A computed fold for a 1443-nucleotide RNA from an uncultured bacterium, annotated as small-subunit ribosomal RNA. It matches the Rfam family "Bacterial small subunit ribosomal RNA". Rfam links the family to the GO terms ribosome and structural constituent of ribosome.
[in-house]
RNA sequence: AGAGUUUGAUCAUGGCUCAGUCUAAACGCUGGCGGCAUGGCUAAAGCAUGCAAGUCGAGGGAUACCUUCGGGUAGACCGGCGGAAGGGCGAGUAAUGGUACCGAACGUGCCCCAGGGUGGGGGAUAGCCGCGGGAAACUGCGGGUAAUACUCCAUGUGCUCUACGGAGGAAAGCUCAGGCGCCCCGGGAGCGGCGGUACUCCUAUCAGGUAGUUGGCGGGGUAAUGGCCCACCAAGCCGAAGACGGGUAGCGGGUGUGAGAGCACGGCCCGCCGCAUCGGGACUGAGACACUGCCCGGACUCCUACGGGAGGCUGCAGCAACGAAUCUUCCGCAAUGCACGAAAGUGUGACGGAGCAAUGCCGCGUGCGGGAUGAAGCGGCUUCGCCGUGUAAACCGCUGUCAGGACCCAGAAAGAACUGAUCGGGUCCAGAGGAAAGGCCGGCUAAUCUCGUGCCAGCAGCCGCGGUAAUACGAAAGGCCCGAGCGUUAGACGGAAUCACUGGGCUUAAAGGGUGCGUAGGCGGAUAUGCAAGCGUGUUGUGAAAGCCCUCGGCUCAACCGAGGAAUCGCGGUGCGAACUGCAUAUCUUGAGGAAGGUAGGGGCCGGCGGAACGUUCGGUGGAGCGGUGAAAUGCGUAGAUAUCGGACGGAACGCCUAUGGUGAAGACAGCCGGCUGGGCCUUGCCUGACGCUGAGGCACGAAAGCGUGGGGAGCAAACAGGAUUAGAUACCCUGGUAGUCCACGCCGUAAACGAUGCGCACUGGAUCGGUGCGGGUCUGACCCCGUGCUGGUCGGAGAGAAAUUGGUAAGUGCGCCGCCUGGGAAGUACGGUCGCAGGGCUAAAAUCAAAGGAAUUGACGGGGGCUCACACAAGCGGUGGAGCAUGUUGCUUAAUUCGAAGCAACGCGAAGAACCUUACCUGGGCUUGACAUGCACGGAUUAGUCUUUGGAAACAGGGAUGACGCCUUCGGGUGGAACGUGCACAGGUGCUGCAUGGCUGUCGUCAGCUCGUGCUGUGAAGUGUCGGGUUAAGUCCCUUAACGAGCGCAACCCUUGUCGCUAGUUGCCAGCGAGUCAUGUCGGGGACUCUAGCGAGACUGCCGGUGUCAAACCGGAGGAAGGUGGGGAUGACGUCAAGUCCUCAUGGCCCUUACGCCCAGGGUGGCAAACGUGCUACAAUGGCACGGACAGAGCGAUGCGAGGCCGCGAGGCGGAGCAAAUCGCAAAAACUGUGCCCCAGUUCGGAUUGUAGUCUGCAACUCGACUACAUGAAGCCGGAAUCGCUAGUAAUCGCGGAUCAGCCAUGCCGCGGUGAAUACGUUCCUGAGCCUUGUACACACCGCCCGUCACGUCAUGGAAGCUGGGAGUGCCCGAAGUCGCCAUAUCUCAAUGGUGCCCACGGCAAGCUCGGUGACUGGGACGAAGUCGUAACAAGGUAACC
Repeated sequence: AGAGUUUGAUCAUGGCUCAGUCUAAACGCUGGCGGCAUGGCUAAAGCAUGCAAGUCGAGGGAUACCUUCGGGUAGACCGGCGGAAGGGCGAGUAAUGGUACCGAACGUGCCCCAGGGUGGGGGAUAGCCGCGGGAAACUGCGGGUAAUACUCCAUGUGCUCUACGGAGGAAAGCUCAGGCGCCCCGGGAGCGGCGGUACUCCUAUCAGGUAGUUGGCGGGGUAAUGGCCCACCAAGCCGAAGACGGGUAGCGGGUGUGAGAGCACGGCCCGCCGCAUCGGGACUGAGACACUGCCCGGACUCCUACGGGAGGCUGCAGCAACGAAUCUUCCGCAAUGCACGAAAGUGUGACGGAGCAAUGCCGCGUGCGGGAUGAAGCGGCUUCGCCGUGUAAACCGCUGUCAGGACCCAGAAAGAACUGAUCGGGUCCAGAGGAAAGGCCGGCUAAUCUCGUGCCAGCAGCCGCGGUAAUACGAAAGGCCCGAGCGUUAGACGGAAUCACUGGGCUUAAAGGGUGCGUAGGCGGAUAUGCAAGCGUGUUGUGAAAGCCCUCGGCUCAACCGAGGAAUCGCGGUGCGAACUGCAUAUCUUGAGGAAGGUAGGGGCCGGCGGAACGUUCGGUGGAGCGGUGAAAUGCGUAGAUAUCGGACGGAACGCCUAUGGUGAAGACAGCCGGCUGGGCCUUGCCUGACGCUGAGGCACGAAAGCGUGGGGAGCAAACAGGAUUAGAUACCCUGGUAGUCCACGCCGUAAACGAUGCGCACUGGAUCGGUGCGGGUCUGACCCCGUGCUGGUCGGAGAGAAAUUGGUAAGUGCGCCGCCUGGGAAGUACGGUCGCAGGGCUAAAAUCAAAGGAAUUGACGGGGGCUCACACAAGCGGUGGAGCAUGUUGCUUAAUUCGAAGCAACGCGAAGAACCUUACCUGGGCUUGACAUGCACGGAUUAGUCUUUGGAAACAGGGAUGACGCCUUCGGGUGGAACGUGCACAGGUGCUGCAUGGCUGUCGUCAGCUCGUGCUGUGAAGUGUCGGGUUAAGUCCCUUAACGAGCGCAACCCUUGUCGCUAGUUGCCAGCGAGUCAUGUCGGGGACUCUAGCGAGACUGCCGGUGUCAAACCGGAGGAAGGUGGGGAUGACGUCAAGUCCUCAUGGCCCUUACGCCCAGGGUGGCAAACGUGCUACAAUGGCACGGACAGAGCGAUGCGAGGCCGCGAGGCGGAGCAAAUCGCAAAAACUGUGCCCCAGUUCGGAUUGUAGUCUGCAACUCGACUACAUGAAGCCGGAAUCGCUAGUAAUCGCGGAUCAGCCAUGCCGCGGUGAAUACGUUCCUGAGCCUUGUACACACCGCCCGUCACGUCAUGGAAGCUGGGAGUGCCCGAAGUCGCCAUAUCUCAAUGGUGCCCACGGCAAGCUCGGUGACUGGGACGAAGUCGUAACAAGGUAACC
């Protein structure tokens, strides 16, 4: 000190979350020792039991016991002092409290000081004795007794009262003879009562409160002031600086946190307050309205003989209850302190200690050194070498803290001695022994691998992990952090500048009030003098102690403790100062206002007038339609519409001028004329003299719609009706149409009331256009020019801003004042209040989410735009879709119909050859180291091969015979390389995952794009370059240019084809010469030609003209075989589709292992109701058939091509010449052409289907081959919606070859040549694509996003007939105890008793207020996986959206 999280990415806004510190904590796992602290936060709910306040015999008289006879001990009762302290708790309390500082009208036992006094009497009473009542608690009567108890008289300095004459008014004794007490009075210390000022939580959805209320006079009361209380008089008093009410809370010193300012808290300790079962009351007393006193009432508990009684742990322990949760019914008065006492002493759950609890803080330990065969085990990796655990252990040596044991004893003990509950000090012994866990390891955040699991189980503080390779779940190993602890939860502060005083904002992110006037308040021009409240400075009092901080010191250290200091930022008193603020006085003119003179204007209100259009109505003309739409229909019209002319009436709005213009505070304001009226601006500098600015409340104005009353009503037009559209159409479009729109008066008070920008003042570069004043310039005037105000715009600098933008009309720089914001949503909603006739307005909450939102960027997309391409459309030719068949696919079927391919880009695709094989599928039969590879061990001569045999469909299983091989050899044999057998490692898998992969491929697309370096711009994503102007097939080239270059693509280089040349001349060729043949380059020969196949040439916009920017280039032309990339091919950028392929191959992981491997036979992959794709053949005469005739290219051929010949109608057979092929063969090319027939017919078209007979291949043609012949002759007469290909040697049409292959289901595929067209105006439309631009709420990117109702589930919440509980009051009734007053008992007084009055607790009645709980039903809201209906919004979202 920051970090994570909104996005594809970016910046900013903004919330959520984390890392830190802390706690009276609790919970989980774990747990060795000690020191010091702390420990019922919940039920101020209830309590068994014990203890917590007594003491004094030197106040008194009994009584009992002891006695050394002196006395002592105990001691109820009377009496004194103390039980008002100490201890506990925080309910109540927002002021009767607390804190700080002042004050006046007071009290004070015990203590200290000073003065004075202490004389004389009297009568009772408890205890006790006697007799009673009662269960008890307790109590009655009679007798009798003492005092420091009570009382009377006296005295009285001082004291109190006083009408200043006077009056009142005290005591107590005891004794150890030292003293201790007692009384009066004065003073002190300390303590207490009372008052004032300032400060002291939330709420205005609490705005008015108050009758003893506010004050006065008189009195009562008190220690004392006071309305504290009472009578009378007056009508005040408090309140927006928040009264009154509601909620919450004891306050402070301090504590936690924080850089601080703050924020939060108030446990332990200290000070103050309050309370003592709840409520009331007084008594006693120095002091109480009294925690362990009294009286009364209530609730509760206990005892009871039912008549009555007793009780109060918020003291210490303890119990039960509550709760997440908090201890021993301990020891001691030794210390400190308190009470009593003369003292000894007694008492003391205050206190000192111990116990329990890791609750916190602090300290210590669980060992130290050596020790590598880096053991085993475990885990991991696997390039199989190893690495980790890890010096860790074992083992060797050493030490002795803590815990354990034994012995001795300072200290806490002062005060000579004595006194210790408890703690402690010292020495010695033994012995590594008894002592380590917890959390975490995806990012934040330090620390990773393997296995298991498979959106399951689970994790999670936020983001988020898990759907078969999970560093995120669970486990293990390893690692990281901390350590007697570690984590979790809860809470506080911090980070959060996220309530911003320090220290934020408001155009678009949340946020400027719709506008003005103005009250309080805040702020305020110049000069002078004074005052001294603010302010500054000095001094002084106070700011308790503890704590924090510093220094020093004590426990071995620390925690802890002691001493001193500092600090306590505050408050009060007082001296000085006078700049600034304030206050007072006087003055000034620049702010503000006034005056005079001008000036522009849809500023406002009222009245009158006008024309156009429209509608209605009357009349004329006219005669069938009009109207309306995308197209129609509803509607109007022969009862005469529409159209047109004229007249009359009506209401509303004011065209052109008109503007980017003007006015107004805003809303808003427009024909013309008149009247009344508000404001602005300019000029002059004449008057006033700060009169100013802002403005919480308040008041006024305030579009449209709407409401009330009364008018008015032409047009328009919610609702409504009809017609269309549509799947629907309660809409968009059309025809109608009522409120309303208009007027008067009164309400409403809202808006995207917007510049989404409050008002005022000042300051800070410019340019330009408009409106309207004034001044100046030229002799005058206009125009014009210059200057100066006010006003409305645009551009733009600095600056500002997240950016967009803004920029003298600020969103710049400052000042003053007001309003407003604090994540989204729920919600501008509920409840409450208030306003309104109502609709409704103003004010204004809570449950959930990890975002919501702003600006800009790159893409993608648009039923946005521009430019441009492509057989994209159009133009044209031929097809498909209909038929039959072939083939592929779906589906169905099946034991199996193996598998894959799925829009384009699967479907004559993998298949360039399924009868067996192939073959992966099915059925059945078999094999198990295996059909195939490598290694090891053992065996032994068993081996391969050949022959033969049994079972069998074969595979296989079993038997017999024969029997090779390498090396060495002494020829006997030995050995083991191969082979075989057995066994072990392993083989094998077309099993899964193409979403784990490599490789290869398809597609966009042969489209023209895709990028980089440096520089520059931008906070940044990113942009620029690559845009723009031309041009091209092309990001092709040129020009311009904050860009300059470069790379992958384009093009070119390569192959082929088209022309020519050169070289070469066999197997090819044959012009000329020769030979030969029926004939043929057949032969000699030739090197011309064709050709073959090698090398060259040729084409480059090179030349000419034109256009163009002097360019690139384009158009035309010449030449040329070929012309503007000549034709064709090969060649496929960055990337996209988790595209395709694990069944070509390779490969990770998973799975099978007498089977998911391997072999075999048979079957299947060919099954057929149906659907689709791709083809073939056709439907015929541009044809079919028959016969004759002609012309290719490229290929292929040795288990091959196979000539001539012969046989067969034919497929083919026999046979075999020639040929490893420019030589021989396949081989005939066909369309074409010539001649003839057919004559429009389901045919001499068409050939499916079927029958019969054959041929060939092959082990084998049943399932399931091709071909031949004869016979049969089906559908089909040009094909619905729709759809495909092709721009030239192309389409169309014709045949030929090849691969695979025994054969072939090939009509497929790949090639080859022959014949050989038509059309393209053009780019509106369909499809796809490129570039620029625009909008976007899309980014999985439009097959996107997303809204509302309904249905289901969960949750919280509003309303609601009511039901029910709490709280604070009000009125009335009742009225305990008690103080005070009065009356009686009165006999002198007091006390007491009885009666009574006022007040009054509790209780009762009544009407309300307020806060909850609950409530049939009901309202909306939030959330939830894939539900239903539609499509509202985002692209012109398909009717622009929104308020």